[in-house]
Predicted 3D model of a 387-nucleotide RNA (Bacterial RNase P class A) from Planococcus sp. APC 4015. The sequence is in RNAcentral, with records from ENA. It is recorded under the gene name rnpB.
RNA sequence: UGGGUCGGCUGGACGGUCGCGUCAUGACGGUUCGCCGUCAUGCCGAGGAACGUCCGGGCUCCACAGAGCAGGGCGGUGGGUAACACCCACCCGGAGCGAUCCGCGAGACAGUGCCACAGAGAGCAGACCGCCGCAUCGGUCCCUGAGCUUGUCGAAGGGUUGACGCGGUAAGGGUGAAACGGCGGUGUAAGAGACCACCGGGGUCGUCGUGAGACGACCCGCACGGUAAACCUCGCCCGGAGCAAGGCCAGACAGAGGAUGCUGACGCGGCUCGCCGAGUCCUCGGGUAGGCCGCUGGAGCGGCACGGCAACGUGUCGCCGAGAGAGAUGACCGUCCACGGGGCUCACGCCCCCGGACAGAACCCGGCGUACAGGCCGGCCCAUUCG
Numbered sequence: 001u002g003g004g005u006c007g008g009c010u011g012g013a014c015g016g017u018c019g020c021g022u023c024a025u026g027a028c029g030g031u032u033c034g035c036c037g038u039c040a041u042g043c044c045g046a047g048g049a050a051c052g053u054c055c056g057g058g059c060u061c062c063a064c065a066g067a068g069c070a071g072g073g074c075g076g077u078g079g080g081u082a083a084c085a086c087c088c089a090c091c092c093g094g095a096g097c098g099a100u101c102c103g104c105g106a107g108a109c110a111g112u113g114c115c116a117c118a119g120a121g122a123g124c125a126g127a128c129c130g131c132c133g134c135a136u137c138g139g140u141c142c143c144u145g146a147g148c149u150u151g152u153c154g155a156a157g158g159g160u161u162g163a164c165g166c167g168g169u170a171a172g173g174g175u176g177a178a179a180c181g182g183c184g185g186u187g188u189a190a191g192a193g194a195c196c197a198c199c200g201g202g203g204u205c206g207u208c209g210u211g212a213g214a215c216g217a218c219c220c221g222c223a224c225g226g227u228a229a230a231c232c233u234c235g236c237c238c239g240g241a242g243c244a245a246g247g248c249c250a251g252a253c254a255g256a257g258g259a260u261g262c263u264g265a266c267g268c269g270g271c272u273c274g275c276c277g278a279g280u281c282c283u284c285g286g287g288u289a290g291g292c293c294g295c296u297g298g299a300g301c302g303g304c305a306c307g308g309c310a311a312c313g314u315g316u317c318g319c320c321g322a323g324a325g326a327g328a329u330g331a332c333c334g335u336c337c338a339c340g341g342g343g344c345u346c347a348c349g350c351c352c353c354c355g356g357a358c359a360g361a362a363c364c365c366g367g368c369g370u371a372c373a374g375g376c377c378g379g380c381c382c383a384u385u386c387g
Stems, first nucleotide, its partner, number of pairs: 001383010012336007020045002023042008047358001051369002054367005059242004066273004071238005076090005091105001092103004106233002111231002113227003128173002130169005136163004141159004147153001148151001181199002184196003200222001201220008246293004255284006267275002300319008337356001339355005
């Protein structure tokens, strides 16, 4: 310098003029004396994802949140955390020269099922082609050659080759995602862990590690295909509903009929047990549809120190940053800022025009996932050049 890979930060700045929302203060007006309305001033007023609502918690109610079954989730190891399906570190396997990335990472000798198409054969398998042996029949190419009529004669035998049959063979071809370890040699009629070396696999032991595992020695010719995001098995976790949760206050009205219930209704959102203990449900008719709390100071944010490889934790100092009514946070102008596109110019340069994404709180947090114009910073890897 070029290419790559991973991580972090940021998400226009300043000023002016109008405008909106919560709260505080003041003035004026009203008042049922609780407060309300208008105006002015002041503080504050969206995000890294506020989003999707996919996980996990807090909080509230339902037994004091209970038991079993069913159902669901998770799944290498160790740690972090309030908790998690998240995060960190490591292990194993795969991809890459490498930095690094990827894996929905338990169990397929408990049992059951499935393995499409192709293929001979898909499980304790399979001879389609090929290879080899034997038997029969043939070609008559080659060798040996009884015999005689001595000939390009020829019985019989052997080799070779073709067809068909019987058998051997899992080395080779072919099919497939996958074919009963791989490659080389010995061996054999041809072959085969039949035997041997190396690799792979399994078992036992030892060393190291908290552990997943790693390494080494010895033994076993290999006995055990894949699939659990198929049923299933093992281990761990999960009660349900959700701020329209739930609580308080004020106010209005008019009840009637039916069903069921202390032999236990309703409720504890599947079933059974267990708990609770007096209402519940339906139809017709009537009334209200207001206010307050929950509500934002919290597993909070920032700095520093210490512990830890890290995620994170502990201590200390400082800070307060929306909280609503179906819901405010905006518009314009000027100067700048960064980049992109277009135009003028031979060009540098400068000027002019256009463009500043994705999106928007509603009980609150921790994650994940997804969207995003751009900009800034850093670590590492590879290649090349120069010293």

It matches the Rfam family "Bacterial RNase P class A". Rfam links the family to the GO terms dimeric ribonuclease P complex, ribonuclease P activity and tRNA processing. Rfam classes the family as a ribozyme. The model forms 98% of the base pairs in the Rfam consensus. Its mean pLDDT, the model's own confidence on a scale to 100, is 75.